A computed fold for a 348-nucleotide part of an RNA from a Nitrospiraceae bacterium, annotated as small-subunit ribosomal RNA, central domain. NCBI's taxonomy places the organism under Bacteria, Nitrospirota, Nitrospiria, Nitrospirales, Nitrospiraceae.
[in-house]
Context: one part of a larger RNA
RNA sequence: CUGGGCUUAAAGAGUCCGUAGGCGGCCAAUUAGGUGAGGUGUGAAAUCCCCCGGCUUAACCGAGGAAUGGCGCUUCAAACCGAUUGGCUAGAGGAAGAUAGAGGAAAGCGGAACUGAUGGUGGAGCGGUGAAAUGCGUUGAUAUCAUCAGGAACACCGGAGGCGAAGGCGGCUCACUGGGGGUCUUCUGACGCUGAGGAACGAAAGCCAGGGGAGCGAACGGGAUUAGAUACCCCGGUAGUCCUGGCCGUAAACGAUGAGCACUAGGCCGGAGCCCUGCACAGGGUUUCGGCCGUAGCUAAAGUGUUAAGUGCUCCGCCUGGGGAGUAUGGUCGCAAGGCUGAAACUC
Repeated sequence: CUGGGCUUAAAGAGUCCGUAGGCGGCCAAUUAGGUGAGGUGUGAAAUCCCCCGGCUUAACCGAGGAAUGGCGCUUCAAACCGAUUGGCUAGAGGAAGAUAGAGGAAAGCGGAACUGAUGGUGGAGCGGUGAAAUGCGUUGAUAUCAUCAGGAACACCGGAGGCGAAGGCGGCUCACUGGGGGUCUUCUGACGCUGAGGAACGAAAGCCAGGGGAGCGAACGGGAUUAGAUACCCCGGUAGUCCUGGCCGUAAACGAUGAGCACUAGGCCGGAGCCCUGCACAGGGUUUCGGCCGUAGCUAAAGUGUUAAGUGCUCCGCCUGGGGAGUAUGGUCGCAAGGCUGAAACUC
């Protein structure tokens, strides 16, 4: 390389946008680059292959043929691919009117709880655990009431529910804003799919600068436990957790399942629309989203099964025994931590 693969055995990039490229709907005409057919030239000889012949045979040698998968020129064909022109509406997109939603970012507001402060009541314990102790408390704690302050998170609703490309998103209100599904008409007319490089987004932790700091809480201190206890339990507690601006760019970033399109039994549940049954909390139809079970099929099995891991097509990414190793080295990015790219010797 061919071939085979990627849910769990090695293997889907965290996600999306998009450049080049690859691939791409229906009809007609033209063209003739690809494609197909014919002719012709060339493709040296020897070798290889077939057949015949010559040395007693063979090796060897001679003769003829085939082959030389190719390339050039030329003639023809026009289905397919390509190109050009014209057209179409089933893909894609736009408009209209109605619609669901923790989608995003900003400002304001709210109550419960917690901690602290001040004051009142009260007077000896509280707290904590398996049991304790450290700790707090007569300078009046815990408990309880009132007032004030502060920061963070939003009980119930809440759901196998919804939204988002993913990360993720949950108190309420207003203004700003992205995307989606559905309906009936209407418009554009293939404008599409994927996507090497590239760009953007990207939990938590971490980093820089400035704020903030109630609770929680790495590190750290103390008390226990224990043979020990650099832990699990308890009392404290700094970074951090929060906000603004900037960086980092990683996760079991998981459905461990790339994206798109089409086709292939059903049943049940939930969400959002539209239509019908005169109305309807009931039923039926249809579109779409989220789940469960399951037929055929697939699979090593577990399982999967119209949300495919089935049947096909297009494009991208990735894998090639374990360890060494996501290490070394070089490059590149980063303030750093480190990220991305990424071996070999050796060994089993």
It matches the Rfam family "Bacterial small subunit ribosomal RNA". Its family is annotated with structural constituent of ribosome and ribosome in the Gene Ontology. The RNAcentral record of the full RNA draws on ENA and SILVA.